Record summary: The prediction has a mean pLDDT of 82. Transfer RNA from a bacterium, 74 nucleotides, folded computationally.

RNA sequence: CGGGGCGUGGCGCAGCUUGGUAGCGCACUCGACUGGGGGUCGAGAGGUCGGUGGUUCAAAUCCACUCGCCCCGA
Numbered sequence: 001c002g003g004g005g006c007g008u009g010g011c012g013c014a015g016c017u018u019g020g021u022a023g024c025g026c027a028c029u030c031g032a033c034u035g036g037g038g039g040u041c042g043a044g045a046g047g048u049c050g051g052u053g054g055u056u057c058a059a060a061u062c063c064a065c066u067c068g069c070c071c072c073g074a
Stems, first nucleotide, its partner, number of pairs: 001073007010026004020057001028044006050066005
């Protein structure tokens, strides 16, 4: 320098192809069961999707640029 992959609550991931309320597991908070712990069950809080811009009625999703990490080539 060229090509490719990944980036989504605290952690690990799905959703992107086919644009239409952002979800799952673990963790966390509260409550119930229990003498307590653990465990089970119920409820709840927490992200607006790496960043900027564009297209669209509408963008995590499409397009452009860019940042970080990783891989391949030179």